[in-house]
RNA sequence: AAUUUUGAGAGUUUGAUCCUGGCUCAGGAUGAACGCUGGCGGCGUGUCUAAGGCAUGCAAGUCGAAUGGGUUUAGACCCAUGGCAAACGGGUGAGUAACACACUGGUAACCUACCUCGAAGUUUGGCAUAACUCUGCGAAAGUAGAGAUAAUUCCAAAUGUGCUGCAAUUUCAUAAGUUAUUGUAGUAAAGAUUCAUCGCUUCGAGAGGGGCCUAUGGCCUAUCAGCUUGUUGGUGCGGUAAUGGCGCACCAAGGCUACGACGGGUAGCGGGCGUGAGAGCGUGACCCGCCUCACUGGGACUGAGACACUGCCCAGACUCCUACGGGAGGCUGCAGUCAAGAAUCUUCCACAAUGGGCGAAAGCCUGAUGGAGCGACGCCGCGUGACCGAAGAAGCCCCUCGGGGUGUAAAAGUCUUUUAUUAGGGACGAAUCAAUGACGGUACCUAAUGAAUAAGGGGCUGCUAAACACGUGCCAGCAGCAGCGGUAAUACGUGUGCCCCAAGCGUUAUCCGGAUUUAUUGGGCGUAAAGAGUCUGUAGGCGGUUUAUUAAGUUUAACGUCAAAUCCUGAUGCUCAACAUCAGGACUGCGUUAAAUACUAUUAGACUAGAGGAUGGGAGAGGCAGAUGGAAUUGCCGGUGUAGCGGUAAAAUGCGUUAAUAUCGGCAAGAACACCAAAUGCGAAGGCUUUCUGCUAGAACACUCCUGACGCUGAGAGACGAAAGCGUGGGUAGCGAAUGGGAUUAGAUACCCCAGUAGUCCACGCCGUAAACGAUGGAUGCUAGACAUUGGCAGUAUCGACCCUGCCAGUGUCGUUUAACCAAGUUAACACCUUAAGCAUCCCGCCUGGGUAGUACGAGCGCAAGCUUAAAACUCAAAGGAAUUGACGGGGACCCGCACAAGCGGUGGAGCAUGUGGUUUAAUUCGACAAUAAGCGAGGAACCUUACCAGGGCUUGACAUAUAGCUGCACAUCCGAAGAAACUCGGAUUCCUUCGAGGGUGCUAUACAGGUGCUGCAUGGUUGUCGUCAGCUCGUGUCGUGAGAUGUACCGUUAAGUCGGGUAACGAGCGCAACCCCUAUGUUAUGUUAAAUCAUUCGUAACAAACUGCCUGCUUAUCGCAGGAGGAAGGUGGGGACGACGUCAAAUCAGCAUGGCUCUUACGCCCUGGGCGACACACGUGCUACAAUGGCCAGUACAAAGGGUUGCCAAGUCGAAAGACGGAGCUAAUCCCAUCAAAACUGGUCUAAGUUCGGAUUGAGGUCUGCAACUCGACCUCAUGAAGUUGGAAUCGCUAGUAAACGCGUAUCAGCCACGGCGCGUUGAAUACGUUCUCGGGUCUUGUACACACCGCCCGUCACGUCAAGGGAGUCUUCAGUACCCAAAUGCUGUCGUAAGAUGGCAAAAGGUAAGGGAGAUAACAGGGACGAAGUCGUAACAAGGCAUCCGUAGCGGAAGCUGUGGAUGGAUCACCUCCUUU
Repeated sequence: AAUUUUGAGAGUUUGAUCCUGGCUCAGGAUGAACGCUGGCGGCGUGUCUAAGGCAUGCAAGUCGAAUGGGUUUAGACCCAUGGCAAACGGGUGAGUAACACACUGGUAACCUACCUCGAAGUUUGGCAUAACUCUGCGAAAGUAGAGAUAAUUCCAAAUGUGCUGCAAUUUCAUAAGUUAUUGUAGUAAAGAUUCAUCGCUUCGAGAGGGGCCUAUGGCCUAUCAGCUUGUUGGUGCGGUAAUGGCGCACCAAGGCUACGACGGGUAGCGGGCGUGAGAGCGUGACCCGCCUCACUGGGACUGAGACACUGCCCAGACUCCUACGGGAGGCUGCAGUCAAGAAUCUUCCACAAUGGGCGAAAGCCUGAUGGAGCGACGCCGCGUGACCGAAGAAGCCCCUCGGGGUGUAAAAGUCUUUUAUUAGGGACGAAUCAAUGACGGUACCUAAUGAAUAAGGGGCUGCUAAACACGUGCCAGCAGCAGCGGUAAUACGUGUGCCCCAAGCGUUAUCCGGAUUUAUUGGGCGUAAAGAGUCUGUAGGCGGUUUAUUAAGUUUAACGUCAAAUCCUGAUGCUCAACAUCAGGACUGCGUUAAAUACUAUUAGACUAGAGGAUGGGAGAGGCAGAUGGAAUUGCCGGUGUAGCGGUAAAAUGCGUUAAUAUCGGCAAGAACACCAAAUGCGAAGGCUUUCUGCUAGAACACUCCUGACGCUGAGAGACGAAAGCGUGGGUAGCGAAUGGGAUUAGAUACCCCAGUAGUCCACGCCGUAAACGAUGGAUGCUAGACAUUGGCAGUAUCGACCCUGCCAGUGUCGUUUAACCAAGUUAACACCUUAAGCAUCCCGCCUGGGUAGUACGAGCGCAAGCUUAAAACUCAAAGGAAUUGACGGGGACCCGCACAAGCGGUGGAGCAUGUGGUUUAAUUCGACAAUAAGCGAGGAACCUUACCAGGGCUUGACAUAUAGCUGCACAUCCGAAGAAACUCGGAUUCCUUCGAGGGUGCUAUACAGGUGCUGCAUGGUUGUCGUCAGCUCGUGUCGUGAGAUGUACCGUUAAGUCGGGUAACGAGCGCAACCCCUAUGUUAUGUUAAAUCAUUCGUAACAAACUGCCUGCUUAUCGCAGGAGGAAGGUGGGGACGACGUCAAAUCAGCAUGGCUCUUACGCCCUGGGCGACACACGUGCUACAAUGGCCAGUACAAAGGGUUGCCAAGUCGAAAGACGGAGCUAAUCCCAUCAAAACUGGUCUAAGUUCGGAUUGAGGUCUGCAACUCGACCUCAUGAAGUUGGAAUCGCUAGUAAACGCGUAUCAGCCACGGCGCGUUGAAUACGUUCUCGGGUCUUGUACACACCGCCCGUCACGUCAAGGGAGUCUUCAGUACCCAAAUGCUGUCGUAAGAUGGCAAAAGGUAAGGGAGAUAACAGGGACGAAGUCGUAACAAGGCAUCCGUAGCGGAAGCUGUGGAUGGAUCACCUCCUUU
């Protein structure tokens, strides 16, 4: 000076809510793969697997200006010696957890060919040898012998600027060193040429390159805790370019480790890359740096440099050649091939450029490199046309049938040419005067033709943009999560439409994000997962006031470094972009130097507020030990006494006449300690209680004094640690697992009872766990109170004490933020609140979805039981906390109801009627099934009804509408034939008219009709039930994060959420009540009918009257209650209609309507006959009875309400009757049914019996209705005369004009199976103490694991299937090591030899033998686990879950589980005690 960026959520646990918590999704990315599809170009990129095996070609040579020779006509080429290079470049990631890498330093402990600079020199000689020639061996690879020769090959001598060694002196420095000087010893060289030069030797310096050392940094595992003998150090020697146990000999016994040694697993490291707001997390392809390896293992040689990818030696595996004697090879270089795999390219061109090697150079070599090819593998860019074109073609889809969508989309018309094709031109990249281009006739430019060559993929229930139809019917299938599909699927499949992206689109896999879901930024632990049972204390972490010091942390500045690329910003170049180039920034790091000193730290000193000590008087169930007391229990002995005792809900087993139980006395034993006693006290926790004594520990207070930060916490570690249990030895009264017996029960391995062993007790030793809980770690400070208690002080008072008041210090308890006072804060809520779960600091422990599982394996501890530590595979989308609304409870409180009780009468037993089930049947049509089906639909099945069955018939139809055509004519009626009828066949008659075949009708054809066929779980409408129960809600306000609450709770009252009081509620609505109808009284008006007339009764219509209005009492008052007066009626007068929000997928598709499905010469329609009426049986509802309160006979009374013209039917006559004849009257207050009743009353008879009860059943004869009474009608008469003598368990109705009894009427209807239904009146009771119990309901409250709501939920064994993991006699594979044997190449070394060489020693790869260890695979078998629409056994848990539950432990049992012992409340209910507040 510049730069100034940056954070999104959603679905899913519930009936709903808040929280906790997991799962899932939306984003970005990839060396990707797969599916469908595919026009072009640019730039990148491409074996992630088998570091598995490799055919073939190429990938490292060059120099004749170092030298000798061979061949050739010549240019030139070849062989060999020699020099340089081959240690670079290229590939890979196997190994490696390491100074391998990164960053920072060091090397005074080092090396460096080629290159540059500087200084000095380059003198004189000599011996060999290859190629070559000759002779052999061998299949080959190759190799032996002899002979000749050169050099920049090799050797010797000289010189010594120098260099090196040694010695002395010396500068600087202090770990070995270093500088300078002197002395002494040693030590170089090569030539070539075109005459410019290029080389060679020694030394110094530089650049670049390397070796070594070092602080720091970066994976997992402690179910790896101890490792190490060259190990750690020293001395000496060797070795190296160089330090060093690098190697060796000797000496010492060290070294590393909870700051994680050692072991195991995994892994190349970094720059960077992906993601992210960042911190981080993940990763290490391409490019760059470093390391590492080169078939596997070992080894050295050459060289400046290697222990060497395309060099050498040895061993091993594999492949190839062979004449069987021997040999050859190493693609993890570029291409390529096989294999593996989901998967990854051409056996291309060129050295033109850049770079490398050699050369003086020309040049040669270069699969480095530059390019091209293949692959949508990625990023970027372009195109597949543009304009116009209908109120809108066709096709397709939907439809409410009107239309809408696809859609300006197409077609048609006008135009353009990016791209593609063809033709012409045609580069930059070339530096350097010229020549030189693989790419490439490429990029690019121009022209021509022609819309021509070019669109798909996924999705459309929510998250998440975008929907309709059809098909399918828990099937087929979908799915990322929630979930969808069982006949109306926007979720499956198809079609159409739409949405998103686009040469791509989806899927899969992986990473980051969202996930604050490991939380440094940035979480938690009372109840959700989570505080160790408690304490002491080691390491560690943290730490009071003050002064000085240092400057480690900290802060500031400067310098060096942090390679380049990448990233950011700005420019520039390819037409843009991707891409590339340039400049700047950043890379948060490390080092050095200088400065600052507040804080932390260091060192030194001081202080007293923390901590500790001393003194004093007190408190206490603190601990250990020893003594000691009484009550009770049991046993034994004795006395009294007699038949029972004991036990339970009730019993039984048991005890007892051999004398129990009971009672009195005595003796013995063991265990536990009533009252005091309490919300008490003490202790670290567990825990601790008769009394006394001894020993001992801790805490508090007071007063001063002393030390002077000595403190807090505390990983490991140690100590203590209820009950149960274990070992040894005692003891054993009571209790009491196991066990035996008795009950209960379907069973009862339980609950209850009778017995009873371990145990419970003591001593010693183990165990080490509990709901070891306040489910709340420890310490310190701060933030309202009240009370009790301990100690002390003061005041008042007193002789003094007690009491009282106040204060101080401590301990403890309780209430509380809505009863007086009264704050905050926290929490998901509940709740906590000076003993915090508040506000803060420090330290420790612990948690990260549920299940598997506190389990397996391993390890430690234990005598054992077992404890501690502690997973995974697999599986689920939840598991969970708190609170809310309901529902439920064998929870509680209050209240109501013919709910019980008190009564009356029934049902259940009989016969019959009727309905239902079942059975039967050709059919016995269908529906209704607890209450809320069953004398119900049906308020009336002989045919019809009728829906069912058999048989016979019809097919546009029995019925509706429309069109077209045809013919005739009305429709239709009559006659005849067959027939069971329907129907068929034949014949006869026949309408109006404007004459148009118009109306009507028939036939044919097409649309269609029709269905009591299915679905009441697709529906409308209607209905039942809770229930005529008193409830159900809303607006506004308030409270609560919220679901929700309040209102609507409470008190009093009511039939009532009725009313009043009161109140964070105030109001309102639907219900209650009232309004409506009937009825009871009266008045007025009226009078068809009635009655001889009036009155009255009566009919009709309107009105009045009743409201706790009045009085008394009670009630604080009010509301109201009790009584009374008046009144026809009194507290809603009686009855009816009227049924809130809702519940039961309640009932009905067969009353009706209706969606969808289904049948169409039939599942439609017509007809005859049958059936709905069957009958071993079961149930419901009724009728009639069983008799004397009665039956029968005779006589005498009194109603109301209805109905009537296809009807009611009078008088009269006939019949014993049913009934018949008859026909007056009546469309009704007139006439009729209809004398209008019957019970009743009066008189008579019957006399307790299967009857003078009862009337079923059956026989005979009749009447009536009706086409028709056989199946299958009612009634009359005569005869017959069954069961039945008051009904088991159980159960129903009814509270007053009611029950009970009695008859009358009516709808339906030809008739009637009506004893049913619906109405009407007559006679006319009994009882209600009361709410304990049963049932139902309401309100409040409580618990809940229920919400399909207790007909709920849910546990475990067993049986079947599937899956994963652990154990497992063993078997197999692999890894690292140990001990020993053998030992190649090679190195070091000894001996012999002039040398070549020969022969030993040591080290040493591979190999072998042996016993163990780690890891993995597999396995008979046995055990547990998880999951699985309808299996078995029980019922453990959730309510007091029917025995409260749970924890630890022990025993037992098919199983859940039960029992003993100690503990917790995370137990309901009732009572009591205590406490707080008020009175």
Molecule: small-subunit ribosomal RNA
Organism: Parcubacteria group bacterium